[in-house]
Notes: A computed fold for a 76-nucleotide RNA from a Candidatus Thorarchaeaceae archaeon, annotated as transfer RNA. Its mean pLDDT, the model's own confidence on a scale to 100, is 80.
RNA sequence: GCCUCGGUGGCCAAGUGGUUACGGCGAUUGCCUCGUAAGCAAUAGAUCGCGGGUUCGAGUCCCGCCCGAGGCUCCA
Numbered sequence: 001g002c003c004u005c006g007g008u009g010g011c012c013a014a015g016u017g018g019u020u021a022c023g024g025c026g027a028u029u030g031c032c033u034c035g036u037a038a039g040c041a042a043u044a045g046a047u048c049g050c051g052g053g054u055u056c057g058a059g060u061c062c063c064g065c066c067c068g069a070g071g072c073u074c075c076a
């Protein structure tokens, strides 16, 4: 340099064009308990890596860039 895959709450992760972005862990609060853990319930937390484009409508499709993982690597 080229190719493939990926970037979505604190962490992991689903979502293949259409209402309010699914879950798990974690956090907070409450219940339970003599108390803690476990269990149960509830709550908060995301403008989807950045910038453009297409579309009535984009996390999703297209272009450029950045970052991560893996692979390939010729000529001069």
Stems, first nucleotide, its partner, number of pairs: 001072007010025003018056001027043005049065005
The same sequence occurs in records of 2 taxa. It matches the Rfam family "tRNA". Rfam links the family to the GO term triplet codon-amino acid adaptor activity. The family's RNA type in Rfam is transfer RNA.